This is a predicted structure of a 75-nucleotide RNA (transfer RNA) from a Candidatus Woesearchaeota archaeon. It matches the Rfam family "tRNA". The coordinates come from a structure-prediction model, not an experiment, and the mean pLDDT is 82. RNAcentral records the identical sequence in 2 taxa. The RNAcentral record of the sequence draws on ENA and MGnify.
[in-house]
RNA sequence: GCACCUGUAGCGCAGCAUGGAUAGCGCGAGUGCCUCCUAAGCACUAGGUCCGGGGUUCAAAUCCUCGCAGGUGCG
Numbered sequence: 001g002c003a004c005c006u007g008u009a010g011c012g013c014a015g016c017a018u019g020g021a022u023a024g025c026g027c028g029a030g031u032g033c034c035u036c037c038u039a040a041g042c043a044c045u046a047g048g049u050c051c052g053g054g055g056u057u058c059a060a061a062u063c064c065u066c067g068c069a070g071g072u073g074c075g
Stems, first nucleotide, its partner, number of pairs: 001074007010027004020058001029045005051067005
């Protein structure tokens, strides 16, 4: 330098092919129940303008484009 993959909650990930529901799951966090107390268990709650800019569209996490960051391969 070229090609490809990845980027979504504090952490790990799904959702993207075929655009449309309130953006979800696990762990973690908080609160409550339980318990003599803690842990475990159970219930609930908070937390994300989906890496950034632009475009297409009635509508974009999803499609197009330009970048940024990480990874893999080739030279």